[in-house]
Context: one part of a larger RNA
RNA sequence: GAACGAACGCUGGCGGCAGGCCUAACACAUGCAAGUCGAGCGAGAAAGUUCCUUCGGGAAUGAGUAAAGCGGCGAACGGGUGCGUAACACGUAGGUAACCUGCCCUUAAGACCGGGACAACUUGCCGAAAGGUGGGCUAAUACCGGAUAAGACCACGAUUCCCACGGGUAUUGCGGUCAAAGGUGGCCUCUCCAUGGAAGCUUCCACUUAGGGAUGGGCCUGCGCACCAUUAGCUUGUUGGUAGGGUAACGGCCUACCAAGGCUACGAUGGUUAGCUGAUCUGAGAGGAUGAUCAGCCACACUGGAACUGAAAUACGGUCCAGACUUCUACGGAAGGCAGCAGUGGGGAAUAUUGCGCAAUGGGGGAAACCCUGACGCAGCAACGCCGCGUGAGUGACGAAGGCCCUCGGGUUGUAAAGCUCUGUCGAGAGGGACGAAAACAUCCUGGUCCAAUAGGCCGGGAUACUGACGGUACCUCUAAAGGAAGCACCGGCUAACUCCGUGCCAGCAGCCGCGGUAAUACGGAGGGUGCAAGCGUUGUUC
Numbered sequence: 001g002a003a004c005g006a007a008c009g010c011u012g013g014c015g016g017c018a019g020g021c022c023u024a025a026c027a028c029a030u031g032c033a034a035g036u037c038g039a040g041c042g043a044g045a046a047a048g049u050u051c052c053u054u055c056g057g058g059a060a061u062g063a064g065u066a067a068a069g070c071g072g073c074g075a076a077c078g079g080g081u082g083c084g085u086a087a088c089a090c091g092u093a094g095g096u097a098a099c100c101u102g103c104c105c106u107u108a109a110g111a112c113c114g115g116g117a118c119a120a121c122u123u124g125c126c127g128a129a130a131g132g133u134g135g136g137c138u139a140a141u142a143c144c145g146g147a148u149a150a151g152a153c154c155a156c157g158a159u160u161c162c163c164a165c166g167g168g169u170a171u172u173g174c175g176g177u178c179a180a181a182g183g184u185g186g187c188c189u190c191u192c193c194a195u196g197g198a199a200g201c202u203u204c205c206a207c208u209u210a211g212g213g214a215u216g217g218g219c220c221u222g223c224g225c226a227c228c229a230u231u232a233g234c235u236u237g238u239u240g241g242u243a244g245g246g247u248a249a250c251g252g253c254c255u256a257c258c259a260a261g262g263c264u265a266c267g268a269u270g271g272u273u274a275g276c277u278g279a280u281c282u283g284a285g286a287g288g289a290u291g292a293u294c295a296g297c298c299a300c301a302c303u304g305g306a307a308c309u310g311a312a313a314u315a316c317g318g319u320c321c322a323g324a325c326u327u328c329u330a331c332g333g334a335a336g337g338c339a340g341c342a343g344u345g346g347g348g349a350a351u352a353u354u355g356c357g358c359a360a361u362g363g364g365g366g367a368a369a370c371c372c373u374g375a376c377g378c379a380g381c382a383a384c385g386c387c388g389c390g391u392g393a394g395u396g397a398c399g400a401a402g403g404c405c406c407u408c409g410g411g412u413u414g415u416a417a418a419g420c421u422c423u424g425u426c427g428a429g430a431g432g433g434a435c436g437a438a439a440a441c442a443u444c445c446u447g448g449u450c451c452a453a454u455a456g457g458c459c460g461g462g463a464u465a466c467u468g469a470c471g472g473u474a475c476c477u478c479u480a481a482a483g484g485a486a487g488c489a490c491c492g493g494c495u496a497a498c499u500c501c502g503u504g505c506c507a508g509c510a511g512c513c514g515c516g517g518u519a520a521u522a523c524g525g526a527g528g529g530u531g532c533a534a535g536c537g538u539u540g541u542u543c
Stems, first nucleotide, its partner, number of pairs: 001543004006539005013389005020381001021347001026345003030342003035073003040070002048061005080300003090224007099217002105212006112146004121136006151178004156173004161168002182205002185202003226272003233263003238260008275297004279290004302323005325336004353379001355378003361375001362373004392422004402413004426484001428479005436470001442464009487532005492513003498527005508515002
């Protein structure tokens, strides 16, 4: 000199953008942060309103709505933190002839016939509660059995090609194994008798099996990857083999047997510290330091352990066991997990609102309308940082007054002020007032396609209307008025800037050298000056 997630002191006008618990991965009151689908299924309230009434009530509507249940998808994303980890964790370059991949896109084939339950509901019992348990009824895109097999997989055989000679690839034969689910809308025909139902056809959305691609992930390898040798030896599933088990998959991953290996001064083992990277800061560079925000990867979710479900978890707001802590209790037992967003206590030099909205972007569910979303978009707080703007401009000498200094002549503050002439940024008041919104959906018109069809569906095109948290914000116009807006540090040398008074080795200063013991440009005050400026200094840390 530069930098900072900074803090402290003095001071403080406005705006834009960005960042804001670095400490206790300490404990947490309260609210919210993951739901959705009635176009999978069976059931199904109440308030209110209307009518009737024997005044007890009943009926209709509300409404097939709310809330719950079965079922599906999601909940493994998104969000947080950096405890652990010196490791194939990360970075980079490769491998997988050793693997998986829900939803989405594309292609083919299929969706046949049956069955038995369990919730909800009802009923009995136990319990303070949390909840549990027995009997009975019922549906499905829930569950189970059978059939079919284009196709896939498995075993065996044949052939082609490749090969690291282990095998792989393609074609093919025979045998075996493996599927499913319906729903919505429309039309035609038939029948019943009332606006509906049944059968059929068809549309769309789903379903099943299989193939291809993409995406995402698993596993493996080379190289790189902090400090301590005042840590020198370490290792028995250890190193390798055979066989088996296990996994989506290779492998001591696990087990049995066999062999006795494997690592190490090119630092094993042990210990200390630490998430890694893109990057960030500094520096002419080489390098050094750092790893907040943003992005990629990893690890964790009160502490330790375990599996279940699933395409994927050994799962932050799931389950089980143990532990510590907190809460409830009728003392028999129960409940909980902010390192999500706010917020509280505590710790600390120190770090914000228990705000608004799903309008936009993105995500989950749904055919859609739509619902959910503390992701996100915004607002609030604090000069925490960067950037921009203002606190006025011109003129004005008899150089006023006052202050300070003085050799008493004067000098300086100083064009500074006053005065005169202007301007109107910001702030204040008044008025107008956005972009961010275009889609989806709806209505109307219209093209293509499926179709027997002018129903209807799907894929487009055009028109109209609807949708804004921020916010009456940005921005624009007008009004009045220089009016509301300057401080901080320093002035001995380094280092830009000097005099007077006070003090008298005292009080004090100080980054280094050093000042102060009676004329101190170094202490304290004043006048003056210098440097930065809504900041200026100090402290801390890095280069």
Source information: Model confidence (mean pLDDT): 83 of 100. The part of an RNA shown here (small-subunit ribosomal RNA, 5' domain) has 543 nucleotides and comes from an uncultured bacterium. The RNAcentral record of the full RNA draws on ENA and SILVA.